SAM riboswitch aptamer (S box leader) from Bacillus canaveralius, 107 nucleotides, folded computationally.
The organism belongs to Bacillus, within Bacteria.
It matches the Rfam family "SAM riboswitch aptamer (S box leader)". Rfam's curators write: The SAM riboswitch is found upstream of a number of genes which code for proteins involved in methionine or cysteine biosynthesis in Gram-positive bacteria.
The prediction has a mean pLDDT of 83.
RNA sequence: UUCUUAUCAAGAGCAGGCGGAGGGACGAGCCCGAUGAAGCCCGGCAACCGACUUGGAUUAUUCCAGGCACGGUGCUAAUUCUUGCAGCAUUCGCUGAAAGAUAAGGA
Numbered sequence: 001u002u003c004u005u006a007u008c009a010a011g012a013g014c015a016g017g018c019g020g021a022g023g024g025a026c027g028a029g030c031c032c033g034a035u036g037a038a039g040c041c042c043g044g045c046a047a048c049c050g051a052c053u054u055g056g057a058u059u060a061u062u063c064c065a066g067g068c069a070c071g072g073u074g075c076u077a078a079u080u081c082u083u084g085c086a087g088c089a090u091u092c093g094c095u096g097a098a099a100g101a102u103a104a105g106g107a
Stems, first nucleotide, its partner, number of pairs: 001107008013042001016041003022032003026084004043076003048072003052067006080099001085096004
């Protein structure tokens, strides 16, 4: 970088520290930002993978359900902020794709 599968309506600092102007993937829109953006640290949330652990099934170190949060990630304004394509409805809207993000596995 790419492929496959799963998830994306919940949750987490309006008084934390450093930092200084930008940020919300991209286009359009609409927002956030010196009552301080990005980034880093700390704190927190979740529980995808591993480890550990409880119950059940099993020939089984395998499977199912649950717990924990120790390790690897991730996340911590707004539904993945809305929308970008298609169908239905056609006032508001609904559904599904695409795109994107994250995890695990493969090339």